[in-house]
Context: one part of a larger RNA
RNA sequence: UUGGGUCUAAAGCGUCCGUAGCCGGUCGGAAAAGUCCUCCGUUAAAUCCGACGAUUCAAUCGUUGGGCCGCGGGGAAUACUCUUCGACUUGGAGGCGGGGGAGGUCGACGGUAGUCCAGGGGUAGGGGCGGAAUCCUAUAAUCCUUGGAGGACCACCAGUGGCGAAGGCGGUCGACCAAAACGCGCUCGACGGUGAGGGACGAAAGCUGGGGGAGCGAACGGGAUUAGAUACCCCGGUAGUCCCAGCUGUAAACGAUGCGGGCUAGGUGUCGGGACGGGUACGUCCCGUUUCGGUGCCGCAGGGAAGCCAUUAAGCCCGCCACCUGGGAAGUACGGCCGCAAGGCUGAAACUU
Numbered sequence: 001u002u003g004g005g006u007c008u009a010a011a012g013c014g015u016c017c018g019u020a021g022c023c024g025g026u027c028g029g030a031a032a033a034g035u036c037c038u039c040c041g042u043u044a045a046a047u048c049c050g051a052c053g054a055u056u057c058a059a060u061c062g063u064u065g066g067g068c069c070g071c072g073g074g075g076a077a078u079a080c081u082c083u084u085c086g087a088c089u090u091g092g093a094g095g096c097g098g099g100g101g102a103g104g105u106c107g108a109c110g111g112u113a114g115u116c117c118a119g120g121g122g123u124a125g126g127g128g129c130g131g132a133a134u135c136c137u138a139u140a141a142u143c144c145u146u147g148g149a150g151g152a153c154c155a156c157c158a159g160u161g162g163c164g165a166a167g168g169c170g171g172u173c174g175a176c177c178a179a180a181a182c183g184c185g186c187u188c189g190a191c192g193g194u195g196a197g198g199g200a201c202g203a204a205a206g207c208u209g210g211g212g213g214a215g216c217g218a219a220c221g222g223g224a225u226u227a228g229a230u231a232c233c234c235c236g237g238u239a240g241u242c243c244c245a246g247c248u249g250u251a252a253a254c255g256a257u258g259c260g261g262g263c264u265a266g267g268u269g270u271c272g273g274g275a276c277g278g279g280u281a282c283g284u285c286c287c288g289u290u291u292c293g294g295u296g297c298c299g300c301a302g303g304g305a306a307g308c309c310a311u312u313a314a315g316c317c318c319g320c321c322a323c324c325u326g327g328g329a330a331g332u333a334c335g336g337c338c339g340c341a342a343g344g345c346u347g348a349a350a351c352u353u
């Protein structure tokens, strides 16, 4: 619970697509369902309200007028909403053009470092730390050098830079796929917004089967530290981390800020596109002005409990969805659905305060 809210106090679904529903641009015509006016009928009585009366007053009762909630029918109105017909171009979609991007999938190639193996050189230590030890090493280590194997990663460029719905994406090249911005104002002509259910995607860890395994490294073994040390530090090290196929479906999945649209001072960076002007070693170049789109910082009005937000709003409005309603018990129990499992989604109460 007809209220007020959701950046940080409880509260925005992790993200997108989309069904029903809800909502919907400009102009004109028709119709008149919603809406408004009027008339008629009906809405039993009692009840409710006003006036008068009765009981000495009152409660109560009576008379009379009115009202209430509607419902049905007739007539009339047409601003708004709905319906329908016609038209429009600003919303939306498409087309064309030249640019930009770690956007996705697949494939090929490359680079540094580290580890291991082999050859050569070389000799007694190396390693590790606050300090040590475990550890490695005369079967020749560490170190220098040559060659090889194999896995993972991609320094510099690199930027409050870019791209993506979010998760996320960073060596080079190629193929395929997709999105956004800008410009033209060519085509369609409201085709749109949101979105309960539903569907798809979704970091890391985890799970199943198969492969791979250099480094790192839960668990585990050992050495230290310590009163103890199931830790921090050190020496090792399995799963895992990597690839393919499938599952899981969570997160401080965060801008802790749902999506779409309109309106409301500016200043200053930066990224992409356009226009104009100047320069030019005519290059995909440089500078300036301006404009559109993104991404930051500062800041007025306004907002806010404040921190702060402030044209990328947390301002002023509209539409739609989701969610909150003291703390604990508890994201637990039970039931249902999903999952191989781990568990996930939905989600209480007693009791307590």
Stems, first nucleotide, its partner, number of pairs: 004324003007307002012321001014201004021194003025088006033081002035077001037075006048066007091191001092188003095184003103177007110154002115149007125136002162169002206247006215241002220236004258320006266298014302309002326353003335346004